The part of an RNA shown here (small-subunit ribosomal RNA, 5' domain) has 527 nucleotides and comes from an uncultured Spirochaetota bacterium. The RNAcentral record of the full RNA draws on ENA and SILVA. The coordinates come from a structure-prediction model, not an experiment, and the mean pLDDT is 84.
[in-house]
Context: one part of a larger RNA
RNA sequence: AACGAACGCUGGCGGCGCGUCUUAAGCAUGCAAGUCGGGCGGCAAGGGGCAGCAAUGCCCCCUAGAGCGGCGGACUGGUGAGUAACGCGUGGGUAACCUGCCCUCAGGCUGGGGAUAGCCGCUAGAAAUAGCGGGUAAUACCGAAUGUGAUUGCGCCGUUGAGGCGGCGCAAAGAAAGGAGCGUAUGCUCCGCCUGGGGAUGGGCCCGCGUCCCAUUAGCUAGUUGGUAAGGUAAAGGCCUACCAAGGCAGUGAUGGGUAGCCGGCCUGAGAGGGCGAACGGCCACAUUGGGACUGAGAUACGGCCCAAACUCCUACGGGAGGCAGCAGCUAAGAAUAUUCCGCAAUGGGCGAAAGCCUGACGGAGCGACGCCGCGUGGAUGAAGAAGGCCGGAAGGUUGUAAAAUCCUUUUGCUACUGAAGAAUAAUCCGGCAGGAAAUGGCCGAGAGAUGACGUCAGGUAGCGAAUAAGCCCCGGCUAAUUACGUGCCAGCAGCCGCGGUAACACGUAAGGGGCGAGCGUUGUUC
Repeated sequence: AACGAACGCUGGCGGCGCGUCUUAAGCAUGCAAGUCGGGCGGCAAGGGGCAGCAAUGCCCCCUAGAGCGGCGGACUGGUGAGUAACGCGUGGGUAACCUGCCCUCAGGCUGGGGAUAGCCGCUAGAAAUAGCGGGUAAUACCGAAUGUGAUUGCGCCGUUGAGGCGGCGCAAAGAAAGGAGCGUAUGCUCCGCCUGGGGAUGGGCCCGCGUCCCAUUAGCUAGUUGGUAAGGUAAAGGCCUACCAAGGCAGUGAUGGGUAGCCGGCCUGAGAGGGCGAACGGCCACAUUGGGACUGAGAUACGGCCCAAACUCCUACGGGAGGCAGCAGCUAAGAAUAUUCCGCAAUGGGCGAAAGCCUGACGGAGCGACGCCGCGUGGAUGAAGAAGGCCGGAAGGUUGUAAAAUCCUUUUGCUACUGAAGAAUAAUCCGGCAGGAAAUGGCCGAGAGAUGACGUCAGGUAGCGAAUAAGCCCCGGCUAAUUACGUGCCAGCAGCCGCGGUAACACGUAAGGGGCGAGCGUUGUUC
């Protein structure tokens, strides 16, 4: 000097930050990932109509919930257990690769089929859930047709250092889905769908260099090291398998053990260096423990699935359910770390044509002097140097212009009124433009136009009244600041030296003084 600090005493306000460092211990409760009716069949309640005395039945409108389907649940958010590793950092490579949504370019969107949820009926079960029969739809699923381009094979040509790339020809196999608006057209527009090229973005893999301690760890290795050939992958490779060879690593530290997420950075220091890796940002790893694959453009799949284990819960004992290292919150542990708050108004994300819905991301508020910064607790005048305290033999000294008193101010506080900005390219309307037979729709517009959690905000104005606001540590030396009384090697102090045994500047108290100040000290840790 610093701190994600803690403890003691004290405590007025504001701004900006930060807040389980311990037990990757266990968790009650609520919320944290949905959305689309403009993909599909359909529908409870409700409303209306008809029939009927009524119960009820039929039809229409409308839509909740559920279901099929699409996209998103691989982002965001959390934690640091593991990892000494191409994990991270940095610089390269991929002639060894993938990439949903997005942008752009080229081409296509023909014609059929069979199911299955939901639903209805029945059955098993305490439940979770499951089974049987009937029957229905799609942008769900499956054939067929076509094939610009792409893929594969063959042939030829060009090019490269290269086994690569490009061009031409032939052959093979392989696509698709519709919906909405306009309003009646063999139509147009929009959103989609299919096949490809390019881009962008995001990733996979490989390599050079760097990356803690122990030699009281010296030898390690059989898929081990290399080759050939099949396989596998988006992709190189012992990645895997068969065969062949006998290699490979190591004192420039292999192997083993310990510790640890890495970095941008942070702290310290004149620097070199040393220490650290909280918050914020990038990468990695993990999601009760261990293993596994599925789906998908993409998986460590936190709030997906399966198996095993421990634990907890429900049970009709047959069987089931669960995973806060998301946000709050609870228990435990600990010296120690917050609200079961408000809102989607902003920014961002998912879905949707849009309106919109969802969003404990985020924006805010609450608690904590935990940190940094700022402000205040009044200003001027005021000597009878008041009273009181303390010291002194007295005179007197000191507290001390300090107080009182007088005048003034009103930051802050309280009350009242006022009051920006965070809000914009929304939808929609209006005007214009291009296109078209027309209309919807498209594009443009400094034309109109809704929306604020915070919030009784900030800020401003007025009123009131010095009113609401000072402590903590120290005073032997280091080290700024001393006297008195009490105590008597006692009680006690102490960072080091050391104080205390009858005049203690070192203990305790008081007065005075010094330092810092809404803080001040102590402890811990680092330089």